[in-house]
């Protein structure tokens, strides 16, 4: 340099043809439970959806640029 795929919570995903409050499971925090751990149970805490911009009444979903990764090609 070119091509193509990926980025959503501390980890590992999901999110459908743009449409209602952004979610799961694992981890944390607090409380029951226990003689303690663990294990079960209830209740929260964490998210600028990688960034910037445009489209739209409406963007985690479209588009364009730019960052970061991973495959390939030269």
């Nucleotide at each position: 340099g070119g091509a193509c795929c990926c980025g959503u919570a501390g980890c590992u995903c999901a999110g459908u043809u743009g449409g209602c409050u952004a979610g799961a499971g694992c981890g944390c925090u607090u409380c029951a439970u226990u003689g303690a751990c663990g294990u079960u149970g209830a209740a929260g805490a964490g998210g600028u959806c990688g960034c910037a911009g445009g489209u739209u009444c409406a963007a985690g979903u479209c588009c364009u640029g730019c960052c970061g990764g991973g495959u390939c090609c030269a």
The RNA shown here (transfer RNA) has 74 nucleotides and comes from a Candidatus Saccharimonadia bacterium.
Its Rfam family is "tRNA". Rfam classes the family as a transfer RNA.
NCBI's taxonomy places the organism under Bacteria, Bacteria candidate phyla, Candidatus Saccharimonadota, Candidatus Saccharimonadia.
It was read from a public genome assembly.
Model confidence (mean pLDDT): 80 of 100.